[in-house]
Context: one part of a larger RNA
RNA sequence: CUGGACGUAAAGGGCGCGUAGGCGGUUAGAUUAGUCUGAUGUGAAAGACCUGGGCUUAACCUGGGAUGUGCAUUGGAAACGGUCUGGCUAGAGUUUGGGAGAGGGAAGUGGAAUUUCCGGUGUAGCGGUGAAAUGCGUAGAUAUCGGAAAGAACACUCGUGGCGAAGGCGACUUUCUGGCUCAAAACUGACGCUGAGGCGCGAAAGCGUGGGGAGCAAACAGGAUUAGAUACCCUGGUAGUCCACGCGGUAAACGAUGAGAACUGGAGGUAUGUGGGCGCAAGCCUGUGUGUCUCUAAGCUAACGCACUAAGUUCUCCGCCUGGGGAGUACGGCCGCAAGGUUAAAACUC
Numbered sequence: 001c002u003g004g005a006c007g008u009a010a011a012g013g014g015c016g017c018g019u020a021g022g023c024g025g026u027u028a029g030a031u032u033a034g035u036c037u038g039a040u041g042u043g044a045a046a047g048a049c050c051u052g053g054g055c056u057u058a059a060c061c062u063g064g065g066a067u068g069u070g071c072a073u074u075g076g077a078a079a080c081g082g083u084c085u086g087g088c089u090a091g092a093g094u095u096u097g098g099g100a101g102a103g104g105g106a107a108g109u110g111g112a113a114u115u116u117c118c119g120g121u122g123u124a125g126c127g128g129u130g131a132a133a134u135g136c137g138u139a140g141a142u143a144u145c146g147g148a149a150a151g152a153a154c155a156c157u158c159g160u161g162g163c164g165a166a167g168g169c170g171a172c173u174u175u176c177u178g179g180c181u182c183a184a185a186a187c188u189g190a191c192g193c194u195g196a197g198g199c200g201c202g203a204a205a206g207c208g209u210g211g212g213g214a215g216c217a218a219a220c221a222g223g224a225u226u227a228g229a230u231a232c233c234c235u236g237g238u239a240g241u242c243c244a245c246g247c248g249g250u251a252a253a254c255g256a257u258g259a260g261a262a263c264u265g266g267a268g269g270u271a272u273g274u275g276g277g278c279g280c281a282a283g284c285c286u287g288u289g290u291g292u293c294u295c296u297a298a299g300c301u302a303a304c305g306c307a308c309u310a311a312g313u314u315c316u317c318c319g320c321c322u323g324g325g326g327a328g329u330a331c332g333g334c335c336g337c338a339a340g341g342u343u344a345a346a347a348c349u350c
Stems, first nucleotide, its partner, number of pairs: 004321001006319001007304002012318001014201004021194003025088008034080001035077008049065006091191001092188004096183004103177007110154001114150008125136002162169002206247006215241002220236004258317006264297015299306002323350003332343004
């Protein structure tokens, strides 16, 4: 240097944007520092290799050859790669007109429920459990009716349904805004893919400041259970959960499956566009896109399974793995208010 892997055995970065770099459609011409080829020089000798010779052989000595796959100079080739110039439209993008959607931000509004407070009716229980007790209640609870307040979440619809890069997103209205997709044309003309660093986003818990606090509920207290019970069960209950701004940067951040591109089939469902046919209509039939789900052939796989949404075949780029433990730890660096995060060993041991 080359050779192997990464769904479940070790191994895909949580996700995106993008710098350098790597890689890059089709056609014509030019060029030649990659590439290919010729010549010259050099690549010491010895050794090694081939083939002769000399000691009776051998070891040993010795002649010749080939090799030394390299480097330099110089002549040539132009298919591929590069560079330059001019085109093209199949990649990529723009325009026009439609479409679906819990995509995101902000403001406002709504009803059911819960709790508390006030008032009425009403009387001895309520609540809770396996059974109880703590707890609440004659200072009138629970139940029930009327009124008021507050905060949080949005039942049914709801669907292996939809949207989003991921995290995630679910009442309604308005407003601002991102992406996707279809149809038919027109336009730009490779503008592309990936992406070390970098920058941004990033559930829950947690942290800072200020609000808010109905329900729930770590911690905590009490009651039970038990041999004990720092638990499971019950009664309470504070951080927190909610809002604003800032920090943090991790998850079984999972499809445990990086991104992009190309390539053979069949069957069924579903979401959303669109074309054609039939029908008065509801709708039915049949094409064609995009997404999503199930089954299956080829192929692949250790097996399980995957199977055009690949784990098949193949190309480009990034990340990452190398026995178990020690250890995702120590030390150091960077980041953080802290908690800690990130980068990341070794001794030793089996």